[in-house]
Predicted 3D model of a 72-nucleotide RNA (transfer RNA) from an uncultured Bacilli bacterium.
RNA sequence: GGCCUAUUAGUCAAGAGGUUAAGACAUCUCCCUCUCACGGAGAAGACGAGGGUUCGAUUCCCUCAUAGGCUA
Numbered sequence: 001g002g003c004c005u006a007u008u009a010g011u012c013a014a015g016a017g018g019u020u021a022a023g024a025c026a027u028c029u030c031c032c033u034c035u036c037a038c039g040g041a042g043a044a045g046a047c048g049a050g051g052g053u054u055c056g057a058u059u060c061c062c063u064c065a066u067a068g069g070c071u072a
Stems, first nucleotide, its partner, number of pairs: 001071007010025003018055001027043005048064005
């Protein structure tokens, strides 16, 4: 340099055109407990950036960025 893949919450991770973006760990609040831990109930928190297609995009297409892989 060329080609391919990935990017969703603090971390992991599902969702592949429409519904409230699921779940786990972590965090916070309450309950439980003499206290902590464990356990129970609840809350907050996310679609890498820009553009295109579409009535409608996290999802499809393009470019860029970042990360990883293959190759010369």

Source information: Rfam family: tRNA. Model confidence (mean pLDDT): 82 of 100.